Record summary
The RNA shown here (Glycine riboswitch aptamer) has 105 nucleotides and comes from an uncultured Rubrobacteraceae bacterium. It was read from a public genome assembly, where an Rfam model found it. Its Rfam family is "Glycine riboswitch aptamer". Rfam describes the family as follows. This family represents the bacterial glycine riboswitch. Its family is annotated with glycine biosynthetic process in the Gene Ontology. Its mean pLDDT, the model's own confidence on a scale to 100, is 77.
Order: sequence, then structure tokens, then C1' cells
RNA sequence: GUGAAGGCUGCGGGAGAGAGUCGCCAAGAUACUAGAGGCGGCCGCCGAAGGUGAAAGGUCCGUUGAUGGACCGAAUCUCUCAGGCAAAAGGAUCGUAGCCGGAGG
Repeated sequence: GUGAAGGCUGCGGGAGAGAGUCGCCAAGAUACUAGAGGCGGCCGCCGAAGGUGAAAGGUCCGUUGAUGGACCGAAUCUCUCAGGCAAAAGGAUCGUAGCCGGAGG
């Protein structure tokens, strides 16, 4: 069951934080300047891809009893590894429309 949990797809909404600084490369007939692009160094930040940690509580071991040890244990909390700090892209998650799924909430 006129289809739960969970998963996938299309469309729409969706925050935060330096368009930082230095060097090199690329671009144009030459030169200068600015913006943007690529690579690398340095400093400052963000947390909502992903990931880390772990409370109450529980399980097991041990002890006469206790102290104790191991494991399980959530998040938008935490860390900032990864990722990100103009736009674009991404984005936890929400709405909507479907598909898978087949009994939980």
C1' cells in the first nucleotide's frame, strides 16, 4: 500500500568570508597603464559539498566493592584537512514535478 523511510533527476529559492599582496607566464606591431586569465609564495578570513571530534546514555571487561578500561553514540555544535572568499560555478537545505524503492514514520 490512493505507497513510509531512503536514493536519483529536472526546474526554482538558497548564506558566509580580501575583486588581498608579491613574483612569473600569457595576450596585442611597439611602449605605458588598467582590468580579467594561469601558476607559485605570503598574510587575513568563511563554513552550508565532503570530511574530523565527541555529550547524555548504552554495551562489554574487570573488582568483595570502588577507582578503571574498551566500544557504540547527534547536530546547522566543533576542527578547518578538503573546499571557498567580485561574477559564474558550487552550495547544507527548502519548494515543486517525476523515477527507483517497498514499510516504515